Predicted 3D model of a 476-nucleotide part of an RNA (small-subunit ribosomal RNA, 3' major domain) from an uncultured organism. The RNAcentral record of the full RNA draws on Greengenes.

[in-house]
Context: one part of a larger RNA
RNA sequence: UGACGGGGGCCCGCACAAGCGGUGGAGCAUGUCGCUUAAUUCGAGGCAACGCGAAGAACCUUACCUGGGUUUGAAAUAUUUCUGACCGCUGUAGAAAUACAGCUUCCCUUCGGGGCAGAUUUACAGGUGCUGCAUGGCUGUCGUCAGCUCGUGCCGUGAGGUGUUCGGUUAAGUCCGGCAACGAGCGCAACCCGUGUCACUAGUUACCAUCAGAUUAUGCUGGGGACUCUAGUGAGACUGCCCGUGUCAAGCGGGAGGAAGGCGCGGAUGACGUCAAGUCAGUAUGGCCCUUAUGUCCAGGGCUGCACACGUGCUACAAUGACUGGUACAAUGGGUAGCAAUACCGCGAGGUGGAGCAAAUCCUUAAAACCAGCCUUAGUUCGGAUUGGAGUCUGCAACUCGACUCCAUGAAGUUGGAAUUGCUAGUAAAGGCGCAUCAGCCACGGCGCCUUGAAUACGUUCCCGGGCCUUGUACA
Numbered sequence: 001u002g003a004c005g006g007g008g009g010c011c012c013g014c015a016c017a018a019g020c021g022g023u024g025g026a027g028c029a030u031g032u033c034g035c036u037u038a039a040u041u042c043g044a045g046g047c048a049a050c051g052c053g054a055a056g057a058a059c060c061u062u063a064c065c066u067g068g069g070u071u072u073g074a075a076a077u078a079u080u081u082c083u084g085a086c087c088g089c090u091g092u093a094g095a096a097a098u099a100c101a102g103c104u105u106c107c108c109u110u111c112g113g114g115g116c117a118g119a120u121u122u123a124c125a126g127g128u129g130c131u132g133c134a135u136g137g138c139u140g141u142c143g144u145c146a147g148c149u150c151g152u153g154c155c156g157u158g159a160g161g162u163g164u165u166c167g168g169u170u171a172a173g174u175c176c177g178g179c180a181a182c183g184a185g186c187g188c189a190a191c192c193c194g195u196g197u198c199a200c201u202a203g204u205u206a207c208c209a210u211c212a213g214a215u216u217a218u219g220c221u222g223g224g225g226a227c228u229c230u231a232g233u234g235a236g237a238c239u240g241c242c243c244g245u246g247u248c249a250a251g252c253g254g255g256a257g258g259a260a261g262g263c264g265c266g267g268a269u270g271a272c273g274u275c276a277a278g279u280c281a282g283u284a285u286g287g288c289c290c291u292u293a294u295g296u297c298c299a300g301g302g303c304u305g306c307a308c309a310c311g312u313g314c315u316a317c318a319a320u321g322a323c324u325g326g327u328a329c330a331a332u333g334g335g336u337a338g339c340a341a342u343a344c345c346g347c348g349a350g351g352u353g354g355a356g357c358a359a360a361u362c363c364u365u366a367a368a369a370c371c372a373g374c375c376u377u378a379g380u381u382c383g384g385a386u387u388g389g390a391g392u393c394u395g396c397a398a399c400u401c402g403a404c405u406c407c408a409u410g411a412a413g414u415u416g417g418a419a420u421u422g423c424u425a426g427u428a429a430a431g432g433c434g435c436a437u438c439a440g441c442c443a444c445g446g447c448g449c450c451u452u453g454a455a456u457a458c459g460u461u462c463c464c465g466g467g468c469c470u471u472g473u474a475c476a
Base pairs, nucleotide, nucleotide: 001476002475003473004472005471007470008469009468010467011466012465013464015460016459019423020422021421022420023419026315027314028313029312030311031310032309034306035305042053043052064301065300066299067298068297069296070295073124077123078122081119082118083117084116088103089102090101091100092099093098106115107114108113126290127289129288130287131286135284137279138278139277140275142273147186148185149184150183151182152181153162154161155160166177167176168175192267193266194265195264197235198234199233200232201231202230203229207224208223211222212221213220238261241255242254243253244252245251317416321375323373324372325371326370327369334363335362338357339356343352344351345350382413387408388407389406390405391404392403393402429452430451431450432449433448434447435446
């Protein structure tokens, strides 16, 4: 100087407390351990691995296994020699890769040759093989915590200290005051994006107050530029104003006006560093290793296996409900190898067909909610697993191993032990919708959007994590 202490002081955080809802019990989905296996490819491992890499494992992917092939190679550059096309089509064998046979068939030229293709030779390629403890890059984490440092000066023999400590204050090393310090940098804040109010400009594909027309009806039409909205410019919030308090300070408490008040709210943004944290399987890359194989092509299988254990979720156990009928209100976003309306067929998944739309125009109707009926506390009209049958769709192909529909079947489950977790407001909780990946799909996951919409916070003694000062130390 640090680190540590079941030392002290001060302070903060959904850390506790106060509340609301979960997990832990059930079924299923998904990831993991383990076991099994020819293979169940690999990585990730307290927080910070485990719906993680994977924003899509039937083939492909695919790295694994079995079997069948191949060796200058599937793809690259250069090169020696030879050949003439290559590609394509057809047939045979085969699981295919591939092999063989047949058909077809060049261009440029300075006539040396070149292009292209095949065979061959040599350099080489290739490796998802190892090492993340050789590395770059990127990332997680403490932590959006308020810290981490430097120059000069001063102090100390020196390691170092001071500044950065102290008194206030703040979300903040934020600011003020004081001080052998005076300044500065990386962080904080602000500058960026969204949202909340208003004005101006603009008015189609959006809008419809006033006027007119048409219709069973509808901004449907003429028209309008008001409103909503769209999207550009600007205004607005700064403790600016008032009172109190405070060191005539920084600030704090209250108030006015205001759409918004003291960081308005949300996002992006992650200091010096820590964990030899993670990644050689995203790519790059040193070294080592393989080179008729640890490379490469193909078929089938596996990654989906199942006594069990754990994590993360979904659906429930019902009446604040299930079912049936009716009525209403969104936003984000996507669409041409696409989204697809009206119509017709089917109980349905879906099919036929194809208006419109490269889209503020078309696709394009949300569900909880509300109204009415029924059920009457039951393992039920709760719950939907499992299983049988019949089908639909995608796709060469749904057996291993897809999703969905209909009929039948109708498990467990009656609110969950110890323990544990999220959340402070348009939040939790509840309800639906969209998107990426994608032929299809395991999504109940991830990321967004809108609808309905709470309770509670006395407080900081305690648990956990963190910051500053101080103290002890036989630790570095």